Model confidence (mean pLDDT): 83 of 100. Large-subunit ribosomal RNA, domain I from Alicyclobacillus sp. SO9, 593 nucleotides, folded computationally. It matches the Rfam family "Bacterial large subunit ribosomal RNA". The RNAcentral record of the full RNA draws on ENA and Rfam.
[in-house]
Context: one part of a larger RNA
Parts: sequence; structure tokens; C1' cells
RNA sequence: GGCGCACGGGGGAUGCCUAGGCGCCAGGAGCCGAAGAAGGACGGGGCGAACACCGAAAUGCCACGGGGAGCUGUAAGCGAGCCUUGAUCCGUGGAUGUCCGAAUGGGGGAACCCCCUGGUCGUGAUGGGCCAGGACUGCAGGCUGAAUCCAUAGGUCUGUAGAGGCAACCGGGAGAACUGAAACAUCUCAGUACCCCGAGGAAGAGAAAACAAGAGUGAUUCCGUCAGUAGUGGCGAGCGAAAGCGGAAGAGCCUAAACCGGAUACGCGGGAAACCUUGCAGGGGAUGCGUAGACGGGGUAGCGGGGCAAGCGAAGAACGGGCUGCAACCGGUUCACAGAGUGAGAAAACGAUGUUCGUAGAGGAAAGGUCUGGGAAGGCCUGUCGAAGAGGGUGAGAGCCCCGUACUCGAAACGGACGCGACUUUGUCGCAUGACCCCAAGUACCGCGGGACACGAGAAACCCCGUGGGAAUCUGGGAGGACCACCUCCUAAGGCUAAAUACUCCCUGGCGACCGAUAGUGAUGAGUACCGUGAGGGAAAGGUGAAAAGCACCGCGGGAGCGGAGUGAAAGAGAACCUGAAACCGUGUGCCU
Repeated sequence: GGCGCACGGGGGAUGCCUAGGCGCCAGGAGCCGAAGAAGGACGGGGCGAACACCGAAAUGCCACGGGGAGCUGUAAGCGAGCCUUGAUCCGUGGAUGUCCGAAUGGGGGAACCCCCUGGUCGUGAUGGGCCAGGACUGCAGGCUGAAUCCAUAGGUCUGUAGAGGCAACCGGGAGAACUGAAACAUCUCAGUACCCCGAGGAAGAGAAAACAAGAGUGAUUCCGUCAGUAGUGGCGAGCGAAAGCGGAAGAGCCUAAACCGGAUACGCGGGAAACCUUGCAGGGGAUGCGUAGACGGGGUAGCGGGGCAAGCGAAGAACGGGCUGCAACCGGUUCACAGAGUGAGAAAACGAUGUUCGUAGAGGAAAGGUCUGGGAAGGCCUGUCGAAGAGGGUGAGAGCCCCGUACUCGAAACGGACGCGACUUUGUCGCAUGACCCCAAGUACCGCGGGACACGAGAAACCCCGUGGGAAUCUGGGAGGACCACCUCCUAAGGCUAAAUACUCCCUGGCGACCGAUAGUGAUGAGUACCGUGAGGGAAAGGUGAAAAGCACCGCGGGAGCGGAGUGAAAGAGAACCUGAAACCGUGUGCCU
């Protein structure tokens, strides 16, 4: 020195564990914000820092409920206190809530600096403290008010709204490349990623100018199927329907126009007529006529609908009105009756009220002995409950020890849902006739250029945009995949619309052939330490024991530490603490050299 054996050191694998994660299901909630959010800075405790909690009223204040013996967070210790006159704790409502932040009096290098107005405290006075208000924009209203007479612009005040944040889902605008095509350009990736705008608890779509096919369906959305079909495609790679059928859900409405009325504006204009609801009589007649016209009535359709006109039939009451009287007619108000509604169709708020659910909770059955052991829940023996033998804890493996579980009950306060009340609102309708009026215009449609449709210009319809041209009003128009005819379906150029659908930052409950500390979130006082000018990147790090019973005391040592003693089942569990592999380093010894 090597090999082996034994015993150690070192190291932290492995096993076991779980405080934390991951995924899914169900229900809830689906917004917060100028009444100042989200997120922070700085503070607040008798005692240093951190986390948590709170805000100069600062580890908390008030009230009402719950609860019932301890309490002053994590977190020991010291100190000082609180509590059956009910604390701590839990829930509901309220008060306070520095400074920054949309940040909003002005400024600013966020958490700082400086000011004005009013009030108030204070000083001899000035300075100063405290409270309230003071940004901008839209809309509405008031007051003012130029050039310039009226006016307008502008100014100013008040009220009201907006702004900013937010995980995914949604609509819209804008929009890649790597990649695939075994290269690559059309194509694909993909209308994806990324960026921007907007909204809601969902969004979008939606009540046929639809589909279909000689038969019919009857808004939209979503799922299954149709079907990897029909198609499309350097007919390559690929892309890829729809009708129909089966389901989920289910809901239909309001305008524009014709016609009637008409505030108001402009024009005409001095005479009668028109006209003043109609008939007759009277009276009026700048109260007129023409154009425009907010607004109100009317009206909403495809067996076309509506208006208007005259006709037929049916249809509450009262009051007052339409220049006067009579009659008729029309519309108004109130009541009655009937209907509807704040969950779309017009628009909302409310409660003295009932039911139910939520936000704290309450009740809740049944076991002992013995053995082993440090410890019984284990073994043995004998019981018992069960609408409860889910689960967790307890010194090991407990239905009956503890917390719970099945089941039942519960709210002063606040909130959700439903009902009721109250409130708001609606109420002439039907039939047939006519061929007079209306039925959404720079629209439909056409040319050209694009986009989007599963569909790449293709025979390319349908839909949308740009550009140039540019109709008709029901004997009108559009569609049925070029186009034409016949036939059929539908009624564009205005709008609203629950549910079935998508998602989960968040709350509650539950589940897992999910992980078990190099795993599972990156995450244990972690987006921390640390790195980077910055955008940004981003860790490591769990386990004494049943209980600290965390080794009094003695010895050695400067200490660290060690030896005794003691605790404990165990200290070879002593905090560098469960188990304690390997590399690596030793001590002893056998053999070889």
C1' cells in the first nucleotide's frame, strides 16, 4: 500500500408521515370604484424584527345576536391586567379609517412639497393647528355675455353621470411567424398568438326578404347524428359543411310610413269665403291659409297588412269638455270590471307582511373487565347503540373516551327567492266592400376592386366592405348555388328579447386506481433571499418526544464539548434531534506485498 472483516465519523438516499398542493363535481356568487377601489407606503402592542390584525378612536370602538370559562394572535418568557355584572371567540349591522394610488386644489422623482376660500382654536401680533370645500369631461338647468342691433361664440354657477381596477369566458378592431407541404411561392399553421376597444353575469344570435321540394317545416342558441359524407384543394399537404333526424330549452314583441291632432318657426295677408266636430239656428272669423315640424294618437303584415271612406254587428257608469242652444258624434278624467308588469315586450321604486334559504349556532344513542405493554384503541371475556359502523383525535388498531356523524331544531340584524299588498300601466272589437293612400333610398340592384361563406375566381349563387352608377310600393320586391321561364317560399334596407350555452379570481360542501418534500403550486414569515441598469429571472429550506418531562447536580475543559447523575419505552430520540443507504475519511485486526 492492496483486499477482507469489525467498529466509527461523514453524508442525507430510502422507508414511514403531512401541515401543502393538484384535479374534478355540486351549490352559491359573478363584480369593486369619486360615499375614493384594486394595490400599497408609513404607523399602531409594556418588551427588538417578521407574519397576521388594525388605522392617530390604530393588536382595536359601539349595538344586536350566538356562546359559556377561560382570555390578553403566531409565540415561549417577564411584567401588567381582563372575565359568570358573561370576557376571549363567532356572526350581523354601524363608527373610525394617516398618506399614496383613477387621485381629482396646484406641483411631484408615488406614499412628498406648496396653496386658495369658508369655519374654528390659539397669539399682543405675525407665523401656526384643526374641519369642510376647491381637477377634468359629457349631459341638464340657471345667470351672464363679445366682435355685432337681435343673437351666437365664450364665461360662470348648480345638479347629475363618467373616469380606474378585475382570473377565465364573450363581441368587435387590427393581425404574425416558426411550422406542415419531407425544398418552396398559392396553400397550411390561423383569423391562432400578440396588441387595442367594449360589455355582461353571461356575451353574441334571434321572431324568416329562412329552409325545403311537388311533401312539408316554422325565431335563435347548444348537444348528438348526418359525416370525415357532399364538396373544396399547387385536386398536394390539407381544409371540410348544410338540410334532415334525435334531444336540451322554449316567447314573443316595439317602431317608421299612410291618416288625425299639433307646441313652435318662417312666409302670405285686412275681404268674404274657407274654417270654428256634424245637422238646424245663432254667433265668431287673423283664432285664418301655406311650408316645416318636436311631440301625442294611429299602426306593424305575407291565408299580405295598415290607413281612409261608407256599411253591418256587438260594446259598463258618472262627470265635465269640444263657440252657444237642441240632437248626434268624438275624445278626456274618475270609478267599476278585466288583464299585464319591474325577468324581454313602456317604466320604476317600496313594505306594517307570510313562507323558505343563506350569513353565528343547538340537541344528538351506546362499554366494562382482564392480559401484554411505557402507553390499549390490540388479544381474551361479557355487554350495548345504530335513521349514527363517514371521518379525525386520543401514549398502539375505539360504533359506544373526545370532536363529530344520521336525524332534528335555530336568527335580534343583514341578504337571496317566492307569495301577498301597494304601485304603475293597458282596454273598442269583429265582418265583408273599394283598388284612393302607405308599407324603412343613395337603399335594393349593376360594373370594377376586395373580404367572408367548408367553397383558393371557379359555372360561384347567398352575405359584407370600398368605388362608380342607381330602381320600384303589392300588377311592388327578394330567394330557391351562374342565368332564363314556370312553380314554390318569403317580405330587405329600424329596434328589443329570457331559457337551454361558455367560464371560475372568489365562497361553501364533497370526491380522487392524484403527489407525498429533487414529488405536488415557484412558494415553509416566497414572488422572499439573490441576480439584472431595466423589462425580467428566481431559489434553497419539512419531521426530538406520547408529553419538554429540553439533562437539576457533580467532574474535566478558556470554550466548544465530553464523562457521570437524572428524565424518558428509547438519549445509539439531546434540539447539527425519526429511520440513517452510498460516495468519502478513519481506528483495530487477518491475509498478501